Record summary:
A computed fold for an 83-nucleotide RNA from a bovine gut metagenome, annotated as Glycine riboswitch aptamer. The RNAcentral record of the sequence draws on MGnify. The coordinates come from a structure-prediction model, not an experiment, and the mean pLDDT is 86.

RNA sequence: AUCUCCGGAGAAUUCCGAAAACGGAUGCCGAAGGUGCAAAGGAGCGUCGCGCUCCCCAAUCUCUCAGGCAAAAGGACGGAGGU
Numbered sequence: 001a002u003c004u005c006c007g008g009a010g011a012a013u014u015c016c017g018a019a020a021a022c023g024g025a026u027g028c029c030g031a032a033g034g035u036g037c038a039a040a041g042g043a044g045c046g047u048c049g050c051g052c053u054c055c056c057c058a059a060u061c062u063c064u065c066a067g068g069c070a071a072a073a074g075g076a077c078g079g080a081g082g083u
Base pairs, nucleotide, nucleotide: 001083002082003081004080005079006078007077012026014025015024016023017022027069028068029067033065034063036061041055042054043053044052045051046050
């Protein structure tokens, strides 16, 4: 890294189109994935105890693009076992 098993949260079983799916409307969630940001570090410049600009830059933080809001499925992460 990957496979199997187990555990695994949050948010309208909202309204309309006959139901689920799908589409539309509105309100929400953050734990697939994705966006953005810190210190330290690097380069350059300057008024050189330091300061400024750029690069780099993590998360369960952030955004809510994607996804999700009964069940099912999915699910970061954790445990056990295998390759």